[in-house]
Context: one part of a larger RNA
């Protein structure tokens, strides 16, 4: 000095990105007792507060034996009482939750990067749109065939959202998708007016216009829980300040309802209230949203969680500051 351990005086989180690590009170024991909140199931062992060995003695309750009602009888069994006894400690050893408070995300229980990431990522149950009438859609094979399914729309498949609750606005201009006996356009084919070569001829042979013709595209409509989108500038009240209200330019329409310095805010340690003696974090709040916004779903939500962030109580060798002490290395002889 490494590594594992066990012990510490006084503080006790001053430690550190963080209480990481370690310590600890309680330990699915009996009795009390138990909030906010809520989806009335929870939450909850919520938190907290006592108790517990041993002897002797009464008293209830029950059980089982013997035997003639009633007695006797057990290392019985449960529970109450009152007196005593011993220790620092009586769940006397081991083992066996550390608690509260806020508040983000995700509903949950699950799944996941086998060997640096367990997570708010992936599932999920519900929604919801699209397909698809059976020889199904749709998958794999060249095919036969096979899955779909010995199913049959209350099924099957593909997308997106992800419990529950209270909702989910406005744009069809673009792109997509549907849908449309009309018109424009189109190809291959039919057609063959005309024309060229070559011939004496007769044929041979080569171009070819009109018109006819399919889907698609043009074109007309729909469709947003389809891909997506959701301004700008300037003026206005009787202190100011702002602007309900006015004008104007552009647009498919110009962001509703909720939220809001947020996992989303740059300036920002924004202001302002809480918490501290002192708070870039963290909680409420305000709204100037650089660049929130409704199934690329919003906004709330009890339970959950080896989830992320803030605070306290308990506890401590994390520290102030560091000693001892085991073990096994490290160092010597073999």
């Nucleotide at each position: 000095c490494u590594a594992u351990g066990u012990u510490u005086a006084a503080g006790g989180a001053a430690c550190u990105c963080g209480g990481c690590a370690a310590a600890a009170c309680a330990g699915c024991a009996g009795g009390c007792g138990u909030a906010a909140c809520u989806u009335c199931g929870g939450g909850a062992u919520a938190a907290g507060c006592c108790u517990u060995g041993c002897c002797u003695g009464c008293g209830c309750a029950u059980c089982g034996u013997a035997u003639u009602u009633a007695u006797a009888u057990g290392a019985g069994u449960g529970u109450g009482u009152a007196g005593g006894c011993c220790g620092c400690a009586g769940c006397g050893a081991a083992a066996g939750a550390g608690c509260u408070c806020a508040u983000g995300c995700a509903a949950c229980u699950g799944u996941u990067u086998a060997u640096c990431a367990a997570a708010a990522a992936c599932a999920c149950a519900g929604g919801u749109c699209c397909g698809u009438g059976c020889u199904a859609a749709c998958u794999c094979g060249u095919a036969a065939g096979a899955g779909g399914a010995u199913g049959u729309a209350u099924a099957c498949g593909g997308g997106c959202u992800g419990a529950c609750g209270c909702c989910u606005g406005c744009c069809c201009a673009g792109u997509g998708c549907c849908a449309g006996a009309a018109g424009g356009u189109u190809a291959c084919g039919u057609g063959g007016a005309g024309g060229g070569g070559u011939u004496u001829a007769c044929g041979c042979u080569c171009c070819g216009a009109a018109a006819c013709u399919a889907a698609g595209c043009c074109c007309u409509g729909g469709u947003g829980a389809a891909c997506g989108g959701c301004g700008g500038c300037c003026g206005u009240a009787a202190c100011u300040a702002u602007a309900a209200c006015g004008g104007u330019c552009c647009u498919a329409a110009g962001g509703u309802a909720g939220c809001g310095a947020a996992a989303u805010u740059c300036c920002u340690u924004g202001u302002c209230g809480g918490g501290u003696a002192a708070g870039u974090u963290c909680c409420g709040a305000c709204c100037c949203g650089c660049a929130c916004g409704a199934a690329u779903g919003g906004c709330g939500u009890a339970a959950u969680g080896a989830u992320g962030u803030g605070a306290g109580c308990a506890c401590u060798g994390u520290c102030u500051c560091a000693a001892a002490c085991a073990u096994a290395g490290a160092c010597c002889c073999g």

Model confidence (mean pLDDT): 85 of 100. This is a predicted structure of a 334-nucleotide part of an RNA (large-subunit ribosomal RNA, domain IV) from a marine eukaryotic metagenome. The full RNA is in RNAcentral, with records from MGnify.